[in-house]
Molecule: SAM riboswitch aptamer (S box leader)
Organism: Arcanobacterium sp. S3PF19
This record gives sequence, C1' cells and structure tokens, in this order.
RNA sequence: UGUUCAUCAAGAGCAGCCGAGAGACUUGGCUCAGUGACGCUGCAGCCACCUACGGAAGCGGAAACCGAAAGGCAGCCGCCCGUAAAGGUGCUAAGGCCAAGACCGAUGAGAU
Repeated sequence: UGUUCAUCAAGAGCAGCCGAGAGACUUGGCUCAGUGACGCUGCAGCCACCUACGGAAGCGGAAACCGAAAGGCAGCCGCCCGUAAAGGUGCUAAGGCCAAGACCGAUGAGAU
C1' cells in the first nucleotide's frame, strides 16, 4: 500500500508554544475560531479493538456419553454482563457535524 472482518448516536481536558483558518475530499449548509481555533509538546483522562479473570439466567454452536425413541446429563466455545494491573495502538466539540456523491474516510484485529 492493497485485502478480509468488525466498529464509527456513548465516553474523555488543562497548560505552554504557534498565529489563521479548521471541521478527510466535492457541493450546499451549519458550527468552532485573535476571549487564540487547528496543529505541535507536556501531563492528565477516556475506553473502541487486542489482553486477563469472573459470571446466575438467557440465546446460539460443535462434539462426547446414556437412551429404541422422545429426550437426558456434566462440561467446552461464542454472544452477553462485570472487574481489572500493565502493555500495543487509538481517541479526548457537535451522530464520520447535517445532506448528497464517491473504488469515500477513520480506528482495531487477522491473513498474505
């Protein structure tokens, strides 16, 4: 960089520096911004994915055992819920800000 899957209505700020635009792209809006936005740095925080542990009931799945059958039985995996040290990334205005368009964009994990 391309590709597969999943997610994008929740959550989370202060300080210093910079100095004019920013909100990915296009169009139309709307919002933020010299009362300093955006960006960078420091600290802090959030928890989306990966990680660990626990879990009554529920739903789904594969297999084993018992039974003629209907079924039964304890466990396992996943969904789901909760807790959490540390780490890898990520993130900390507004539903990806809204609508439309596009082989669209962003994040995580896997394989190649």